Description:
A computed fold for a 74-nucleotide RNA from Candidatus Uhrbacteria bacterium RIFCSPHIGHO2_01_FULL_63_20, annotated as transfer RNA. Rfam family: tRNA. Rfam links the family to the GO term triplet codon-amino acid adaptor activity.

RNA sequence: GCGGGCGUAGUUUAGUGGUCAAACGACUCUCUUCCAAGGAGUAGUCACGGGUUCGAUUCCCGUCGCCCGCUCCA
Numbered sequence: 001g002c003g004g005g006c007g008u009a010g011u012u013u014a015g016u017g018g019u020c021a022a023a024c025g026a027c028u029c030u031c032u033u034c035c036a037a038g039g040a041g042u043a044g045u046c047a048c049g050g051g052u053u054c055g056a057u058u059c060c061c062g063u064c065g066c067c068c069g070c071u072c073c074a
Stems, first nucleotide, its partner, number of pairs: 001070007010024004018054001026042005047063005
């Protein structure tokens, strides 16, 4: 230099045009004499910037970061 893959909640992952979901974690309530476990609930997320579309996490372009492969020079 070229090509490919990945980026979603604090963590691990699903979802891939029509209100973004689960588990674990956090917080509140309940239960208990207290703690843990259990039960109920709440908050919290699409890497960034453009484009297409009535509508974009999803499609297209660019940027950034991580990973893999190829090539060149030293």
The same sequence occurs in records of 2 taxa. The coordinates come from a structure-prediction model, not an experiment, and the mean pLDDT is 82. Lineage of the source: Bacteria > Bacteria candidate phyla > Candidatus Uhriibacteriota. The sequence is in RNAcentral, with records from ENA.